[in-house]
């Protein structure tokens, strides 16, 4: 110095925050998705990797 392995530590998973579970990394893992004339312009779903509850935002209908 570099590669492996097991501990411990700590980050991530397209916009916040608790809980459980999975995946995935050790400056890496991350930074959605179609379409065009693709250095740019125009659309679409969703606050989750999943579940669930909050919380913001939208829509609808009742008081």
């Nucleotide at each position: 110095u570099g590669u492996c392995c097991g501990g411990u530590c700590g980050g991530c998973g397209a916009u916040g925050g608790g809980g459980c579970c999975c995946g995935c990394c050790g400056g890496a893992a991350g930074u959605u998705c179609c379409g065009c004339g693709c250095g740019g312009c125009g659309g679409a779903u969703g606050a989750u990797g999943g579940c669930u509850c909050c919380u913001a935002c939208g829509g609808u209908a009742a008081g």